[in-house]
RNA sequence: AUGAAACAUAGUGGGAGAGAUCCUUUUCGGGACACCGAAGAAGCACCCCAUCCAUUUGUGAUUGGGGAAACUUUCAGGUAAAAGAACCGCAUGUGGACA
Numbered sequence: 001a002u003g004a005a006a007c008a009u010a011g012u013g014g015g016a017g018a019g020a021u022c023c024u025u026u027u028c029g030g031g032a033c034a035c036c037g038a039a040g041a042a043g044c045a046c047c048c049c050a051u052c053c054a055u056u057u058g059u060g061a062u063u064g065g066g067g068a069a070a071c072u073u074u075c076a077g078g079u080a081a082a083a084g085a086a087c088c089g090c091a092u093g094u095g096g097a098c099a
Base pairs, nucleotide, nucleotide: 006094007093008092009091011090012089013088014087019033021032022031023030024029034079035078036077040075041073042072043071047066048065049064050063053060054059
């Protein structure tokens, strides 16, 4: 079951933050300083496994591995508009019972 969860889509609606800063260039762009976190990427808490030592046999400590986020980093990206944007809703497809 008139189809749950989950997954997919250049689908569709919403979608924050931070200099329209300065210098250079016809423009694109490049450089400088200051900032933002919600593309992506990276880090680890509890816990679990192993190791080794101690032990009052209850456990504790060391090292290694696994390992979360909207937290942290700011590499990348971004700081008027446009584009993009985690996340949520809708639609369609897969799916086939959870929420």

This is a predicted structure of a 99-nucleotide RNA (Glycine riboswitch aptamer) from a Clostridia bacterium. The sequence was found by an Rfam model in a public genome assembly. The prediction has a mean pLDDT of 82. NCBI's taxonomy places the organism under Bacteria, Bacillati, Bacillota, Clostridia.